A computed fold for a 514-nucleotide part of an RNA from an uncultured bacterium, annotated as small-subunit ribosomal RNA, 5' domain.
[in-house]
Context: one part of a larger RNA
RNA sequence: GGAUGAACGCUAGCGACAGGCUUAACACAUGCAAGUCGAGGGGCAGCGGUGGUGAAGGCUUGCCUUUACCAGCCGGCGACCGGCGCACGGGUGAGUAACACGUAUGCAACCUGCCUGCCCCAGCCGGAUAAUCGGAAGAAAUUCCGUCUAAUACGGCAUAAUGCAUCGACGGGACAUCCUGUUGGUGCCAAAGGUUGAUUCCGGUGGCGGAUGGGCAUGCGUCGCAUUAGUUAGUUGGCGGUGUAACGGACCACCAAGACGACGAUGCGUAGGGGUUCUGAGAGGAAGGUCCCCCACACUGGUACUGAGACACGGACCAGACUCCUACGGGAGGCAGCAGUGAGGAAUAUUGGUCAAUGGGGGAAACCCUGAUGCAGCGACGCCGCGUGAGUGAUGAAGUAUUUCGGUAUGUAAAGCUCUAUCAGCAGGGAAGAUAAUGACGGUACCUGACUAAGAAGCUCCGGCUAAAUACGUGCCAGCAGCCGCGGUAAUACGUAUGGAGCAAGCGUUAUCC
Numbered sequence: 001g002g003a004u005g006a007a008c009g010c011u012a013g014c015g016a017c018a019g020g021c022u023u024a025a026c027a028c029a030u031g032c033a034a035g036u037c038g039a040g041g042g043g044c045a046g047c048g049g050u051g052g053u054g055a056a057g058g059c060u061u062g063c064c065u066u067u068a069c070c071a072g073c074c075g076g077c078g079a080c081c082g083g084c085g086c087a088c089g090g091g092u093g094a095g096u097a098a099c100a101c102g103u104a105u106g107c108a109a110c111c112u113g114c115c116u117g118c119c120c121c122a123g124c125c126g127g128a129u130a131a132u133c134g135g136a137a138g139a140a141a142u143u144c145c146g147u148c149u150a151a152u153a154c155g156g157c158a159u160a161a162u163g164c165a166u167c168g169a170c171g172g173g174a175c176a177u178c179c180u181g182u183u184g185g186u187g188c189c190a191a192a193g194g195u196u197g198a199u200u201c202c203g204g205u206g207g208c209g210g211a212u213g214g215g216c217a218u219g220c221g222u223c224g225c226a227u228u229a230g231u232u233a234g235u236u237g238g239c240g241g242u243g244u245a246a247c248g249g250a251c252c253a254c255c256a257a258g259a260c261g262a263c264g265a266u267g268c269g270u271a272g273g274g275g276u277u278c279u280g281a282g283a284g285g286a287a288g289g290u291c292c293c294c295c296a297c298a299c300u301g302g303u304a305c306u307g308a309g310a311c312a313c314g315g316a317c318c319a320g321a322c323u324c325c326u327a328c329g330g331g332a333g334g335c336a337g338c339a340g341u342g343a344g345g346a347a348u349a350u351u352g353g354u355c356a357a358u359g360g361g362g363g364a365a366a367c368c369c370u371g372a373u374g375c376a377g378c379g380a381c382g383c384c385g386c387g388u389g390a391g392u393g394a395u396g397a398a399g400u401a402u403u404u405c406g407g408u409a410u411g412u413a414a415a416g417c418u419c420u421a422u423c424a425g426c427a428g429g430g431a432a433g434a435u436a437a438u439g440a441c442g443g444u445a446c447c448u449g450a451c452u453a454a455g456a457a458g459c460u461c462c463g464g465c466u467a468a469a470u471a472c473g474u475g476c477c478a479g480c481a482g483c484c485g486c487g488g489u490a491a492u493a494c495g496u497a498u499g500g501a502g503c504a505a506g507c508g509u510u511a512u513c514c
Stems, first nucleotide, its partner, number of pairs: 001514004006510005013386003017382001020378001021344001026342003030339003035084003040081002043077002047075003050071010091297003101221007110214002115210005121204001123157004133146005163188011193202002223269003230260003235257004240252003272294004276287004299320005322333004350376001352375001358372001359370004389419004399410004423455001426449004433441001458503005463484003469498005479486002
């Protein structure tokens, strides 16, 4: 000098853009953050309609109003069965020195819902169960019993190959195990309907491909300490199995005695990794906040279930610590989602509004949900832009400071005169962002008009380094200080004033990196 997720002191006019718990992965009141589909189903608690029956009132005597009950008949729909989603999106960086990450390969050892191309198929039957209804236990959470009932829920049979398993035959390829094509035999495996005015659409099953997403393996790279030198028994390898989507001591029996290490094993400490960021002429050094990619975690530890996908932040079970409720028998909870609270700290924001846009989930759609997102609020925290007036004006006014008392400086500075209106304020108009409709932002941006120089400058420094000096006060005191050093009676170094220098809505200090 540059830089910062900064903090502190003094000061502060506006706008655009970006960023805002670096500390306690500390504990959390409250609200919201994942639902949706009635075009899968049985139903009908609530709402609306319609119809029926009864009652009351008004009367124009066959209508209107009010009210009670009944009817899933219609719109629709709480709870329930079922489907899809909840594995995405959002947060955090505790752990991890590791194939975690980066990069480059391989899988002849693998999986892939929704999407997409192609080839077929959808025949027959069955038994349950939730809700409902009735009953019971319990303070509650919730649980149990009985009687029904449906489905795109569940089960059985049929059909079936280019599928799977197995036994052959004939080729092609090689990378040891093998891969692949054609063909023959045997065995095995499937399905669901709904809807429309409409064979109108949406779905269902099996198979072969694609795409996307993942899984696994390997080469190289990836912090410090040798005042850490030896480490290792599923350890290293083999045979055979188990298990997995798949390879593998991943796991298990048996067998062998290996495997790693000064090219740093093992141990200890520290740490998420990268794209990138800062600095530097570069080589390097330092950092990994915001944004993007990957990983890991979700009160702590463990476990599996469901599923195409999890060993699952707002799912389950067990154990533990903590908090809460309790009728003492037993229960409930998990903000490292968005706000917000306490605590810690030098220190970090609103319990805001919207799905209008972009995207995500569900749905045939209308639409619903979305603290993702897009916006607004707060704070000079940063960067950038603009303003705080312009011209003229000498009696060089007053005041102030100084003085050799003549003057000198502040200083064209002010006043005065002439002008202008960027910003702010007032009034009127008023977008784009949206494609026919739909705009949170927002009467915002922007435009126009009138109006007043009004509402808008500070901070640090002035001995040398280092741009800028005089007076007074103080008297090794009070104090200053980055280094050298100043202060003991004329201090350009302390304090104040005047003047000056620098930067400027900021200026200085502190901390850290180069």
Its Rfam family is "Bacterial small subunit ribosomal RNA". Rfam links the family to the GO terms structural constituent of ribosome and ribosome.
The coordinates come from a structure-prediction model, not an experiment, and the mean pLDDT is 86.